[in-house]
RNA sequence: GCGUAGCUCAGUGGUAGAGUGUUUGCCUUGUAAGCAAAAUGUCGGGAGUUCGAAUCUCUCCGC
Numbered sequence: 001g002c003g004u005a006g007c008u009c010a011g012u013g014g015u016a017g018a019g020u021g022u023u024u025g026c027c028u029u030g031u032a033a034g035c036a037a038a039a040u041g042u043c044g045g046g047a048g049u050u051c052g053a054a055u056c057u058c059u060c061c062g063c
Base pairs, nucleotide, nucleotide: 001063002062003061006020007019008018009017014051022038023037024036025035026034044060045059046058047057048056
């Protein structure tokens, strides 16, 4: 310094997101591509501050 979806990452206090992948449907003789939809997160664990924490502070763990 980093730890956030299966993977790669965004998100500097106010409803957790994108790309990619996966599944289903449409399309197709079939596959791929394309189109539509869906599912997937204890935001590394714990504590504190705050009306409110992925975000600030402390501590622990991993790299």
Molecule: transfer RNA
Organism: marine eukaryotic metagenome